[in-house]
Molecule: transfer RNA
Organism: Coriobacteriales bacterium
RNA sequence: GCCUGUGUAGCUCAGGGGAAGAGCACUUCCUUGGUAAGGAAGAGGCCACCGGUUCAAAUCCAGUCACAGGCA
Numbered sequence: 001g002c003c004u005g006u007g008u009a010g011c012u013c014a015g016g017g018g019a020a021g022a023g024c025a026c027u028u029c030c031u032u033g034g035u036a037a038g039g040a041a042g043a044g045g046c047c048a049c050c051g052g053u054u055c056a057a058a059u060c061c062a063g064u065c066a067c068a069g070g071c072a
Stems, first nucleotide, its partner, number of pairs: 001071007010024004018055001026042005048064002051061002
C1' cells in the first nucleotide's frame, strides 16, 4: 500500500429496513437476627463519525476513524 472482519447499555454479546434487547454489573424494595443466596421493580444506549438511498436507516451504499486478521 491492497483486501477482509468488527464497532449497539459500565462489561460480554444478540438484533441485518417500521418496537433497541439479553446475561452479568448498578439502584430501590421483599425475604433473614445479620450477611450471602433467592424474589419483585427500576435506571442506564440519538447503535464509532459524516454523507447518500428510502415514505422510513442501528440495519443498505460511499467515505473517515479505531481495533483485529490476511497478502505484498